[in-house]
RNA sequence: CUUAUCCAGAAAGACUGAGGGAUUUGACCCUAUGAAGUCUUGACAACCUGGUUCCACUCACGUGGAAAGAAGGUGCCAAAUUCAACCGCUUUAUGCGGAAAGAUAAG
Numbered sequence: 001c002u003u004a005u006c007c008a009g010a011a012a013g014a015c016u017g018a019g020g021g022a023u024u025u026g027a028c029c030c031u032a033u034g035a036a037g038u039c040u041u042g043a044c045a046a047c048c049u050g051g052u053u054c055c056a057c058u059c060a061c062g063u064g065g066a067a068a069g070a071a072g073g074u075g076c077c078a079a080a081u082u083c084a085a086c087c088g089c090u091u092u093a094u095g096c097g098g099a100a101a102g103a104u105a106a107g
Stems, first nucleotide, its partner, number of pairs: 001107006011041005019030003024085004042077001044075001047073003052067006081101001086098004
């Protein structure tokens, strides 16, 4: 940089000790009944790899699709990516859709 996804899901213990929810502003929320961080164990999920089964195509090698699964590589385990900001629609209040930014995976 490109593509896909982002309202589902899933926490205990040890150490430590005051912040955290990406960034700016605002709102809201979590937090000494222990934030963030590190480690251990466990879970969740199914993006990629490998393996299994089925289907289609192929002379064959193989290719494509689907399903289950969870061995490996990641990811993840408050709240929609917490919400808004920019644009559009709108009953101008709310609400809805999109964008931007961000996160994750694969290339």
Predicted 3D model of a 107-nucleotide RNA (SAM riboswitch aptamer (S box leader)) from a soil metagenome. It matches the Rfam family "SAM riboswitch aptamer (S box leader)". Rfam's curators write: The SAM riboswitch is found upstream of a number of genes which code for proteins involved in methionine or cysteine biosynthesis in Gram-positive bacteria. The prediction has a mean pLDDT of 84. RNAcentral holds the sequence, with entries from MGnify. Of the family's consensus pairs, 90% are formed in the model.